[in-house]
RNA sequence: CUCCGACAAGAGCAAACCCGGAGCGAUCCGGCGACGCAGAGCCAGGGGCCUCACCGAUGAGGUAGCCCAGCCGCCGAA
Numbered sequence: 001c002u003c004c005g006a007c008a009a010g011a012g013c014a015a016a017c018c019c020g021g022a023g024c025g026a027u028c029c030g031g032c033g034a035c036g037c038a039g040a041g042c043c044a045g046g047g048g049c050c051u052c053a054c055c056g057a058u059g060a061g062g063u064a065g066c067c068c069a070g071c072c073g074c075c076g077a078a
Base pairs, nucleotide, nucleotide: 004076005075012037013036018031019030020029021028022027035065039072041071042070045068046067047066048063049062050061051060052059053058
């Protein structure tokens, strides 16, 4: 350094519900709260799913805690 991921160590993140706010909506932001997470860190390039417009075709959004890819990364048992 790479692979790998322990009843290890020190840290970290934060689902649902509820409260307030934004949005046509999916959903997002903040607070509370912890279901969980070895990257539940970043990222919308490729898929999937969701939303809006729409006769269709297609367009515009959302979701990374759905998968793949890319970038960066704590620790060090077997």

Predicted 3D model of a 78-nucleotide RNA (c-di-GMP-I riboswitch aptamer) from a Geobacteraceae bacterium. Of the family's consensus pairs, 100% are formed in the model. The source organism's lineage runs through Bacteria, Pseudomonadati, Thermodesulfobacteriota, Desulfuromonadia and Geobacteraceae. The prediction has a mean pLDDT of 89.